About this RNA
The RNA shown here (SAM riboswitch aptamer (S box leader)) has 94 nucleotides and comes from Ruoffia tabacinasalis.
RNA sequence: CUUAUCCAGAGUAAGCAGAGGGAAUUGGCCCGAUGAAGCUUCAGCAACCUACCAUUGGCAAGGUGCUAAAUCCAACUCGAAAGAGGAAGAUGAG
Numbered sequence: 001c002u003u004a005u006c007c008a009g010a011g012u013a014a015g016c017a018g019a020g021g022g023a024a025u026u027g028g029c030c031c032g033a034u035g036a037a038g039c040u041u042c043a044g045c046a047a048c049c050u051a052c053c054a055u056u057g058g059c060a061a062g063g064u065g066c067u068a069a070a071u072c073c074a075a076c077u078c079g080a081a082a083g084a085g086g087a088a089g090a091u092g093a094g
Base pairs, nucleotide, nucleotide: 001094002093003092004091005090006089011042013041014040015039016038020031021030022029025075026074027073028072043067044066045065048063049062050061052058053057071088076085077084078083
């Protein structure tokens, strides 16, 4: 850069740690000393890629990913609103 997906699902786990976190900016709303981020282990979810079995589906061994809230919500465009689209971002494959 291209492309697919992003309203489903799954941690009140254990250890270390010790004040932040929810991508960034602004605004909101939340989570957090009954322990945030981060690291390790274990458990789980899912099914993008590989493998396998089957034939358009299954499986879950391997490579990723993920396990508060729609990508937490809004921001730009259309719309009275609901909502739709876009941008940005995340993940996979190339």
Of the family's consensus pairs, 94% are formed in the model.